A computed fold for a 90-nucleotide RNA from a Syntrophomonadaceae bacterium, annotated as c-di-GMP-I-GGC riboswitch aptamer.
[in-house]
C1' cells in the first nucleotide's frame, strides 16, 4: 500500500420526541440509540425528495385548482474527488 479484530482509545449517530427556522423538502439544538470503518468534506456525474417562485392548461363573479420545472434539499441511495484516527489476521 492494500484490508478491516466480537482489537484498545476515542468518533459520527436513524427512527422516534421536543424545541427552534423554513412554503417544503429539509436545516439547527437537546434527548434518543437503529447502525457507521470514511456515517469526515465536496452536490461532480446519476438517483431521490420538495415546488416557494416560474411556465402551461383548466376554472370562477372573485375565487380556486392541476401539470411541468431547482435555481431548494439530500453525501445515512451509488459513482467520483478529497483528507484522516488505529493496526490483529491474510
Nucleotide at each position: 500500500a492494500c484490508c478491516g479484530a466480537c482489537a484498545a482509545a476515542g468518533g459520527c449517530c436513524a427512527a422516534c420526541c421536543u424545541g427552534c427556522c423554513g412554503a417544503a423538502a429539509g436545516a439547527c439544538a437537546g434527548g434518543g440509540g437503529u447502525g457507521c470503518a470514511a456515517a469526515g468534506u465536496c452536490a461532480a456525474g446519476g438517483g431521490u425528495c420538495u415546488a416557494a417562485g416560474g411556465c402551461u392548461g383548466c376554472a370562477u363573479g372573485a375565487a380556486g385548482g392541476a401539470g411541468c420545472u431547482a435555481u431548494g434539499a439530500c453525501c445515512g441511495c451509488c459513482u467520483g474527488a478529497u483528507u484522516g484516527c488505529c493496526g490483529a489476521a491474510a
Its mean pLDDT, the model's own confidence on a scale to 100, is 89.